[in-house]
Molecule: small-subunit ribosomal RNA
Organism: Anaerobutyricum hallii
RNA sequence: UUAUUUGAGAGUUUGAUCCUGGCUCAGGAUGAACGCUGGCGGCGUGCCUAACACAUGCAAGUCGAACGAAGCACCUUUUAAGAUUCUUCGGAUGAUUGACUGGUGACUGAGUGGCGGACGGGUGAGUAACGCGUGGGUAACCUGCCCUGUACAGGGGGAUAACAGCUGGAAACGGCUGCUAAUACCGCAUAAGCGCACGAGGAGACAUCUCCUUGUGUGAAAAACUCCGGUGGUACAGGAUGGGCCCGCGUCUGAUUAGCUGGUUGGCAGGGUAACGGCCUACCAAGGCAACGAUCAGUAGCCGGUCUGAGAGGAUGAACGGCCACAUUGGAACUGAGACACGGUCCAAACUCCUACGGGAGGCAGCAGUGGGGAAUAUUGCACAAUGGGGGAAACCCUGAUGCAGCAACGCCGCGUGAGUGAAGAAGUAUUUCGGUAUGUAAAGCUCUAUCAGCAGGGAAGAUAAUGACGGUACCUGACUAAGAAGCUCCGGCUAAAUACGUGCCAGCAGCCGCGGUAAUACGUAUGGAGCAAGCGUUAUCCGGAUUUACUGGGUGUAAAGGGUGCGUAGGUGGCAGUGCAAGUCAGAUGUGAAAGGCCGGGGCUCAACCCCGGAGCUGCAUUUGAAACUGCAUAGCUAGAGUACAGGAGAGGCAGGCGGAAUUCCUAGUGUAGCGGUGAAAUGCGUAGAUAUUAGGAGGAACACCAGUGGCGAAGGCGGCCUGCUGGACUGUUACUGACACUGAGGCACGAAAGCGUGGGGAGCAAACAGGAUUAGAUACCCUGGUAGUCCACGCCGUAAACGAUGAAUACUAGGUGUCGGGGCCGUAUAGGCUUCGGUGCCGCCGCUAACGCAGUAAGUAUUCCACCUGGGGAGUACGUUCGCAAGAAUGAAACUCAAAGGAAUUGACGGGGACCCGCACAAGCGGUGGAGCAUGUGGUUUAAUUCGAAGCAACGCGAAGAACCUUACCAGGUCUUGACAUCCUUCUGACCACUCCGUAAUGGGAGUCUUCCUUCGGGACAGAAGAGACAGGUGGUGCAUGGUUGUCGUCAGCUCGUGUCGUGAGAUGUUGGGUUAAGUCCCGCAACGAGCGCAACCCCUAUCUUCAGUAGCCAGCAGGUAAGGCUGGGCACUCUGGAGAGACUGCCAGGGAUAACCUGGAGGAAGGUGGGGACGACGUCAAAUCAUCAUGCCCCUUAUGAUCUGGGCGACACACGUGCUACAAUGGCGGUCACAGAGUGAGGCGAACCCGCGAGGGGGAGCAAACCACAAAAAGGCCGUCCCAGUUCGGACUGUAGUCUGCAACCCGACUACACGAAGCUGGAAUCGCUAGUAAUCGCGAAUCAGAAUGUCGCGGUGAAUACGUUCCCGGGUCUUGUACACACCGCCCGUCACACCAUGGGAGUCGGAAAUGCCCGAAGCCAGUGACCCAACCUUUAUGGAGGGAGCUGUCGAAGGUGGAGCCGGUAACUGGGGUGAAGUCGUAACAAGGUAGCCGUAUCGGAAGGUGCGGCUGGAUCACCUCCUUU
Repeated sequence: UUAUUUGAGAGUUUGAUCCUGGCUCAGGAUGAACGCUGGCGGCGUGCCUAACACAUGCAAGUCGAACGAAGCACCUUUUAAGAUUCUUCGGAUGAUUGACUGGUGACUGAGUGGCGGACGGGUGAGUAACGCGUGGGUAACCUGCCCUGUACAGGGGGAUAACAGCUGGAAACGGCUGCUAAUACCGCAUAAGCGCACGAGGAGACAUCUCCUUGUGUGAAAAACUCCGGUGGUACAGGAUGGGCCCGCGUCUGAUUAGCUGGUUGGCAGGGUAACGGCCUACCAAGGCAACGAUCAGUAGCCGGUCUGAGAGGAUGAACGGCCACAUUGGAACUGAGACACGGUCCAAACUCCUACGGGAGGCAGCAGUGGGGAAUAUUGCACAAUGGGGGAAACCCUGAUGCAGCAACGCCGCGUGAGUGAAGAAGUAUUUCGGUAUGUAAAGCUCUAUCAGCAGGGAAGAUAAUGACGGUACCUGACUAAGAAGCUCCGGCUAAAUACGUGCCAGCAGCCGCGGUAAUACGUAUGGAGCAAGCGUUAUCCGGAUUUACUGGGUGUAAAGGGUGCGUAGGUGGCAGUGCAAGUCAGAUGUGAAAGGCCGGGGCUCAACCCCGGAGCUGCAUUUGAAACUGCAUAGCUAGAGUACAGGAGAGGCAGGCGGAAUUCCUAGUGUAGCGGUGAAAUGCGUAGAUAUUAGGAGGAACACCAGUGGCGAAGGCGGCCUGCUGGACUGUUACUGACACUGAGGCACGAAAGCGUGGGGAGCAAACAGGAUUAGAUACCCUGGUAGUCCACGCCGUAAACGAUGAAUACUAGGUGUCGGGGCCGUAUAGGCUUCGGUGCCGCCGCUAACGCAGUAAGUAUUCCACCUGGGGAGUACGUUCGCAAGAAUGAAACUCAAAGGAAUUGACGGGGACCCGCACAAGCGGUGGAGCAUGUGGUUUAAUUCGAAGCAACGCGAAGAACCUUACCAGGUCUUGACAUCCUUCUGACCACUCCGUAAUGGGAGUCUUCCUUCGGGACAGAAGAGACAGGUGGUGCAUGGUUGUCGUCAGCUCGUGUCGUGAGAUGUUGGGUUAAGUCCCGCAACGAGCGCAACCCCUAUCUUCAGUAGCCAGCAGGUAAGGCUGGGCACUCUGGAGAGACUGCCAGGGAUAACCUGGAGGAAGGUGGGGACGACGUCAAAUCAUCAUGCCCCUUAUGAUCUGGGCGACACACGUGCUACAAUGGCGGUCACAGAGUGAGGCGAACCCGCGAGGGGGAGCAAACCACAAAAAGGCCGUCCCAGUUCGGACUGUAGUCUGCAACCCGACUACACGAAGCUGGAAUCGCUAGUAAUCGCGAAUCAGAAUGUCGCGGUGAAUACGUUCCCGGGUCUUGUACACACCGCCCGUCACACCAUGGGAGUCGGAAAUGCCCGAAGCCAGUGACCCAACCUUUAUGGAGGGAGCUGUCGAAGGUGGAGCCGGUAACUGGGGUGAAGUCGUAACAAGGUAGCCGUAUCGGAAGGUGCGGCUGGAUCACCUCCUUU
C1' cells in the first nucleotide's frame, strides 16, 4: 500500500433484403486416450472400465516393571569326570564336559493376564435419506486412555491355561486325568460421597420436568509391581476430547407414477436402551401423509471445493481435507469405553483350494504384484533417518501410515538446441513472362561463448547430543568440444499463411458452408509460407459464446406460441385515510461460517511452478437490540372500485304455444297437343297410357323474399314472418343503501356450428353414397338426369372447426377527425338543426410500437395483476400408456432416426388458361400461294468400304456451298514418303534451279539423259539443289461448355442506366410513375426530385421537284447539209440525260379541337405534308444460341502417322418422311405470224458484231471494244392478225430411245444444251399453313457473282400493275402499369400421393428368455430374548444333604437370512408375421397444390375412390377478377 475493475463475434436459409430460428466455429478446462515426434530439470498426478477373480510376500502388535513354567547365556554353591603342563611322583595346575543350589539377563518363543486390533490405510457398491451441508437442541444421553480435585486400597477363598501322562483325527483341531500362578476370578469388611425407593421444605422452568437442603430404608469398591524415584488400582465430582439421539432450512428427474399407509397415526400400561421414541408388546381410538407432489420408478455417495462464466448461473465431486456407507453375498450377535468389527466369531449362499472322502481352509474396495475387462493408468523397490500412530516406566519393538527412490511429456513451470559477422546474393531445390524471382545472411567462411548434457574435484541443510533411506543427491569449482539436443499442425471462407505438378464426381477431403466431372490456392506430392514448440494435432467430455429456458435477461395478430366460451374453488394480486403488532423489510451487535483452496501484502527454493506467514473475504445461518415508511396481521372507519333498490326506453337474447302468406313438389279434375327438360354441345330422363304449358280444388313438409344496414342482441357457438306467455342480460337517469363485498382463476362445473351416433317420429325441396348419360387418353371428378342416409321434430350422446379480430381477462393513462346505433341534458324559428354527455359499433390518422405488413382510446402504445401457451424442420398431434365415449373418435402425448435448414414480412424480376391500356400483315377484310401431281434442291432415316463434317423450334433443312466429273475433298480402298507437300536454324557435298527428252507405272513415287548462274579481296559469299543430325514442321484430330473475332435472335421493340438529392433498418424505391400525346422514355403538363448518358429522332446514301455549273462517248428544239433509212454530218447544249454544287418541307400559314400546352383533325399553297418513299445504322442485355471446318488461339492428343502424296471410288446411293422451290393442271389460255416499249449490269486467259454453214445446240469468221463510244442484247408480258373449242386436249411436259453440239486431260458412275420420237402424273389440291397494305401483292422478262463447263438457287434490275383494312372480341409476338405467386436453372418452373427396388430406426405381435422390487404360503440356520431344565457345576449360605441360592448343557417357543412355491404388476432382450415412417442423380401411374394452378383454396366432420384426391354439410379469407351499394380520405 492492498484485498469487485467486469460483457468482442463469425459462417450458413434468399436472385438480393430485414427478421425469426436452428446448426457450426473461434476460447478455457481434463485423473484423459490415440497419431507423429521427443534434450534436461523442478513440483505434482497416475484402474474413470469388472464393488471381477486373485498366486506370493508384507500391511497390528506390544508389555518379563502383571503371572507360572520351560529353554538359553552368564555368575555362583556343591559335586563328578578330566585333556594339557609341571612334579619332590605324594601331588599341583586345571582347558573342557556333566549333575546340583541360588542368582542375574536391556535373551527366546508358546501360554495366562493387560492395553491396542472400533485408529491409521482402501473403495464408492448401496443410499434421494436427518445420508450430507448449515444452524440449533439434548431439562432424553455416553465417553477408555488424558488433566484437576476428594476419599480409599483391610482381610480371605476357590479355580484354570501352560505343563505332565493317556488318548481321537490324514489334517484342522481336540478329549480325559492330574499339578500350578497372577494386576485372571469370587465372597466378606469399610462408605466421605454415590445409585435406588419412599417422604418433607425451598428455588427454577421449555408440556412431560429440573436443581438445592434434609430424613428413613436399601445396594455396590479396590491390585499389585518396583531400580524405592515412582508406575498402576477403586469410588465420586469436575474438565477436556470423542461420540449417540432429536429438530428448522437446503439437497436430481419423471404425473404416460395420484392416491399411499396396519405398527400404520395417536393414547394408556409395560418391556428395552447410555438415552428419547411404535424401538418392541398387549389393549383402546381411527387416525397419519399427499397437487407446497405423498406413493412408485429412474439416477446418484454428500460437502469444502474444482472447471467455466462479466456476473447470475451451468457442469462437476479425481488428487488434498470433513462426514457417511461398505469390506465375496445375505443374516446375526459376542467382547468391549467404543463394533454389530476390512486383515475377530457364528450361520447360510456362491466360488476357490487341501483331503486318507470321514472332514477341513480362504476372502488384496491395505502396499506391491498376477490374470481378466478396457482406448487407458506405474515397482512383487529403500527406510523407519524425519512426521505421526500402537504397546511399554524405559531401552526398544511394530508401522506398505509416512518419508524417499523407480516408471510414464499425464499436467503445470523453467532452461537449452548457440551468438556476432558474412553477397560471389554460391550450389541445390521450386517457379518463371526465360529476363528473372524465392528459399536467403539462410549456408559455407571468419570471430566468440559454454546454459543443459558429458568428464574431474569438492560437498551440504534436512538432526538440539547420537541416529540420513533419500545420496556422493542438491549445490559449488575446473578443463574441454558448436559439438549430443526440433518437431507437429495448418495455408478456399470463417482463420494468420500460395504456387507448381499429378489426378479427373475417380482417388480422396470435410468442424459448418462445401471442394473433385482436364487449367483444383479445398484431393495427393513438392517448394514456399503461417502458427505453436519438447511438444503438436485428433478424438471424447464440461462450461462459454447461447439473451438458444431469458432471476439478472425472451416471447405468443401474420415467424413456434392465447385455452372455443363462460361461471367459479384453491391459489396469486388488491382502493382511501387511522391505530397497534413486528412475520417480511432495514440497521447495529454477538456467535458461527474447520483447515486447505481462491484474492491481497510479504517471505523461502537462482526465477517460476511449488511452499510458508499474515490479512481481507467466505455475499450464509442463528441469537439479540432497535426502526416502522412499504407489504403483512389485528382493530375501528371512509366511498371514488363493486353491488342493491327505484324510474325509463332499445333489441333476430333464450324457451314454450298458436297463427299466416308466397314458392317448390305431389294428388284430383278441366282446357290443350307433341314435345318437354337439359347443356359449351349433347345424351340419359319425362311424354300420345296425353307430359311440358294453363285453370280450379286439395295434401304435406321445410324455409321465412322485400324491410336489411361494416344495423341490433348474446359469454362464445349463434339469433331474422306475425302474435301471446314465461325469462336472462346490457344501457340511460336519479338519489338512497351496503362498505372493498374486488380482479384473475390451476383443477372442477356448465354451454358449445356443422358432420356423426342411439331410440321414436317426420320427409316437400335439397342431397354424401349409389345408378345412368356426357366429357376425357383414362374421369372412381368437374357438367347433366335421377337418388338413399342426412337435412326437420322430441329425448339422449359426441365436444370438435380457419370455434378467427388467427389478437386471454381486468384496471388506469396517452393528439385529433368523421359516420352510425341506444339513452340523457342544453339551445332552438321546437318532427329540422346545433352543442354536450354516457354506453356500443365502424373508418381515417398523430405520438409511440413493430422484422415489416401494419396497430393506433375497441392498441399490437405506456404501466400493473392473474391465467394459458412457445423453444429448429420432419418423424407426429403419430406410437405406447391412461381417462372419456355406444361407436366414430376426443383429451393427454413421446422416442429412435433424419435434415441444415423449415419459416415470416417485404424487394426486384419472371410467369399466370389475372386485369387495364397500347402496338405489329397479329387477327379481321382481301389478293396470291404451300399442303395433292411431276421434277429440282436441302434434311432426316436407311444403306454403304465411304456415302466427309457442321447447322436442329421460331432463329437447322435452294443453310456453310458466289456453283463436288479430276482438282476441290476434309471420306473410303489401294500404292508411296518420313526433318517430311510448307517455315527457321546447323554441317557436308554439288553448281545449279528451271526447262526438255526417254524408260517404267493405274498414277504419283522411281530410273536414265540433255541444257544451264551471279558477286569476289580468290579465302569465300549470295542463291539453289542433294545428303545428314536434331530442334521442329504438319493435323479440316478433340474441346464453341477454356477463348478472341464474327454472326443469328428477341428487335428498329422503346427501352436500358448513371450522378447528386430524397424516402426506406435494408434489398431497393424515386427520377423512368401519373394526366394527355406520339412511330418513339416523342413532346407537354404535373410531381422530391434535379440533371446526364447509351438507345429513338436527326446528321449519311439512293429516290421524287426545281435552280445553277459543265457538255463527251449522251441529246437534237432551233439553223444548215445529207440519206433508202438513220444525230449520219456541220453546229448547238434549249430539252432528255450524265455528275458536281445548291434550293425545297419547318406543323412554317389558316380554321377547329385540346388545358391557353404538347399535339390532333381539316384546309391553303406546293413536285412532295406532317419521320414524303427506301437503305445503311441494332441500346443494356438474353439464349453456356452458332462457328476450334474462314481465321486466330489455351489445353489435350497423333508424330514411318490422326502428317504428306497418287490413282480409282464416294459426297450424286433409295422402301420412305419433311422443308424450300420450279413447271403445270389451261381459253384472262396454248400455238403460229407480225409490231413495239426498259433498267441495271458485265467484258481482255474477255465480250465477240456483220457475213457464211447447220432444222438446232452450234461451227466458221474476227469488225469493234479495257467500254454513256463496241459487244453480250432478243427484253418478255403487251398490241394486232390467225388457229384451237373444254378434251387428259394443239393443256402438261416427266420419263425413255436415237442422233448430236459445247466445255474440259477426261462427261461410265456424274455436266449442260440441241433435234426427232415417246407423251407419265396432274382437271386447282384434306387437316393444316405461308407471304403481302402501293408502285406493294400478283405477273413478265433482263443482268450479275461463283464459274473451263454446269441454276428452277442467290443477289440485283426494270415492265404491266391490283384488291382490302369495319375494327381490336379472339390467335401469336411485344411494350407500359397493376395484381397473385410455394417460381429465381425463373411455368420447358415448382410440386403431391400410391406402386416397385435398396437400406435404416421404430410400433404391434402367437409366444419365448431374462432382470429388479414387492407380496401370500411353506421350510426355518446362526443368534438374541423367553420358558423349561429329571442332566451338569469349585467359590456364597445353611449345614453335612439325594440341601439351598445361583449358573450351565439340553429341549421348546416367538422373531429370523438364504431357500422352496403361487398369483399379480413393472422393466428389458428376442420373434414368424404385420403397420406406418425416414433416406436413396436420372423407375411406374397420374397432376392434387403454388397464377382465378385451369372445379379458388383451406378447416372440422361423414362417405367414396389405384393414388394424389372427389363429393355432401357448416365455417374461414390466409381467394383472383368484375360490377353495384354504402362509408371514409384528399383536392